Large-subunit ribosomal RNA, domain I from Erwinia amylovora, 557 nucleotides, folded computationally. The organism belongs to Erwinia, within Bacteria. The RNAcentral record of the full RNA draws on ENA.
Context: one part of a larger RNA
RNA sequence: AGUUUUUGGUGGAUGCCUUGGGUCUGAAAGUCGAAGAAGGACGUGACUACCUGCGAUAAGCCUCGUUUAGCUGGAAAUAAGCAUUUAGACGGGGAUUUCCGAAUGGGGAAACCUAAUUGAGCUAAUCCUCAAUUAUCAUACCAGUGAAUCCAUAGCUGGAUGAAGAGACACGCUGUGAAUUGAAACAUCUCAGUAGCAGCAGGAAGAGAAAAUAAAGAAUGAUUCCCUUAGUAGUGGCGAGCGAACGGGGAAAAGCCCAAACCAACAUUCGUUGUUGGGGUUGUAGGACUACUAAUUAAGAAGUUAGACAAAUAUUUACAUAUAGCAGAAUGAGUUGGAAUGCUCAAACAUAGAGGGUGAAAUUCCCGUAAGCGAAAUGUGUAAAUCUUCUAGUGGUAUCCUGAGUAGGGUGGGGCACGUGAAACCCUGUCUGAAUCUGCCGGGACCACCCGGUAAGGCUAAAUACUAAUCAGACACCGAUAGUGAACUAGUACCGUGAGGGAAAGGUGAAAAGAACCCCGGGAGGGGAGUGAAAUAGAUUCUGAAACCAAUUACUU
Numbered sequence: 001a002g003u004u005u006u007u008g009g010u011g012g013a014u015g016c017c018u019u020g021g022g023u024c025u026g027a028a029a030g031u032c033g034a035a036g037a038a039g040g041a042c043g044u045g046a047c048u049a050c051c052u053g054c055g056a057u058a059a060g061c062c063u064c065g066u067u068u069a070g071c072u073g074g075a076a077a078u079a080a081g082c083a084u085u086u087a088g089a090c091g092g093g094g095a096u097u098u099c100c101g102a103a104u105g106g107g108g109a110a111a112c113c114u115a116a117u118u119g120a121g122c123u124a125a126u127c128c129u130c131a132a133u134u135a136u137c138a139u140a141c142c143a144g145u146g147a148a149u150c151c152a153u154a155g156c157u158g159g160a161u162g163a164a165g166a167g168a169c170a171c172g173c174u175g176u177g178a179a180u181u182g183a184a185a186c187a188u189c190u191c192a193g194u195a196g197c198a199g200c201a202g203g204a205a206g207a208g209a210a211a212a213u214a215a216a217g218a219a220u221g222a223u224u225c226c227c228u229u230a231g232u233a234g235u236g237g238c239g240a241g242c243g244a245a246c247g248g249g250g251a252a253a254a255g256c257c258c259a260a261a262c263c264a265a266c267a268u269u270c271g272u273u274g275u276u277g278g279g280g281u282u283g284u285a286g287g288a289c290u291a292c293u294a295a296u297u298a299a300g301a302a303g304u305u306a307g308a309c310a311a312a313u314a315u316u317u318a319c320a321u322a323u324a325g326c327a328g329a330a331u332g333a334g335u336u337g338g339a340a341u342g343c344u345c346a347a348a349c350a351u352a353g354a355g356g357g358u359g360a361a362a363u364u365c366c367c368g369u370a371a372g373c374g375a376a377a378u379g380u381g382u383a384a385a386u387c388u389u390c391u392a393g394u395g396g397u398a399u400c401c402u403g404a405g406u407a408g409g410g411u412g413g414g415g416c417a418c419g420u421g422a423a424a425c426c427c428u429g430u431c432u433g434a435a436u437c438u439g440c441c442g443g444g445a446c447c448a449c450c451c452g453g454u455a456a457g458g459c460u461a462a463a464u465a466c467u468a469a470u471c472a473g474a475c476a477c478c479g480a481u482a483g484u485g486a487a488c489u490a491g492u493a494c495c496g497u498g499a500g501g502g503a504a505a506g507g508u509g510a511a512a513a514g515a516a517c518c519c520c521g522g523g524a525g526g527g528g529a530g531u532g533a534a535a536u537a538g539a540u541u542c543u544g545a546a547a548c549c550a551a552u553u554a555c556u557u
Base pairs, nucleotide, nucleotide: 001556002555003554006551007550008549009548015542016507017506020478021477022475023474024473025472026471027470029467030466031166032165039100040099041098042055043054044053046078050074051073061094062093063092064091065090066089067088070082071081072080105114106113107112115134116133117132118131119130120129121128136163137162138161139160141159142158143157144156145155171202172200173199174198175197176196182189186237212220213219224251225250226249227248228247234242235241255459256458257457258403262278263277264276265275266274267273283437285402286401287400288399289396290395291394292393293392299391300390301389302388303387314386315385316384317383318382319381320380321379322378323377325373326372331346332345333344334343335342347364348363349353355367356366357365408432409431410430411429412428413427414426415425418444439454440453441452442451443450494501495500514541517528518527519526520525
């Protein structure tokens, strides 16, 4: 020096555990905000650095319920207190709620500075203090004032009402809109109307009651979503690719209101102009108009708590439900052990043998579980009643009405599965530009016949999409280098001017019983003693691998 034995040190793998995560299902919910939000700053405790709670009434105040013998949060100890005259805990309602923040009296380098008006307090008086108000914009609103210009109007001032900002990096609609990529290069094309950006919402949104679809010897009947039709028909440097519909089967179903003609009242600049009310709303055309019948406190139908079709923040009742809870069966002995839930013997309950805890493995020890019960208050739902609303038909066809810079056309584009193509249909920048029911549009160039419909106004539940937060539950999901970045003071420490980036870090024991006292030492630390089943469980404390280090055994050189 190497190999090797043993005992330790170091180190923190492994095993076991789980307070935390992940995914999904069901229910319920889908908003908060000038009555000042979301989010913060600063305070607030007997002592208080952090977290949590709260706001100068500051780990809290009042009230109504539930529960209970203990309580003063995480968080031990001390002090001082509270509590059956019900403290504390849980839930409903209310009060308080500094300063910043849309931030809104003005300003500002957020959490600061500084005004005006009115009122109150204090004072001999000023000062000072307190309270309220004072931003901007909008409006078929109200009031006052009020030009050119007599009346008036515009304007101005005040009031009233509303808006703003946040969010769940989700879902929706609209506007705008890439490139990487693929085409084995690349330009049309593709990626893709995707990502991104902006605006605007709602609990859903959007769409939606045929100027639809189909068929050609025949029907269907708003929209949305799913399965299929079908990777079909098509489209395509006919490359890469893109890619329907009709029809069929389901989910869910709901239909309505205006404009106009005409009538009346009012207004009027006297213009078949305006406002309000009636009337009226469709395609086998309908309505106005005209003639007639019927009806009008009946009958039928419908609506509701912001109502699709008119409306009230309306009243009452019943039931259900959410937000606290109540109650809940049945076991003993022996034995091993530190400890029984183990083992042995003998029992019991079960609409409860889900699960968790308890000194090892418990249906019968504890919390629970099954079945059952419960609300003063606030919310939600359902069903009624009050209440409210609506509703007829026939004949006639001379006249009137039935959505105009619209439909359509040219041109340039876009959308349709459809790349200009034979290219219909839809939207539109630009130039044009009808008809009026004997009308007009569509049926994939176009024409005829035939068939279907009635544009140029509007509303509309459900079936569908999503999940931040809430409740309940389940995993051939993870188990501390995993699972969220975060099981711990975590979006913390730390880094960066900033946008932003972003960790590590869990485990004594059943119970602190956390080692009194003695000895060495300045202390740290150690040796005794003691606790404990165990202290090589002694506090960076379960287990405690390897690398590495030390001492040591044997052998080799």
Overview: It matches the Rfam family "Bacterial large subunit ribosomal RNA". The prediction has a mean pLDDT of 82.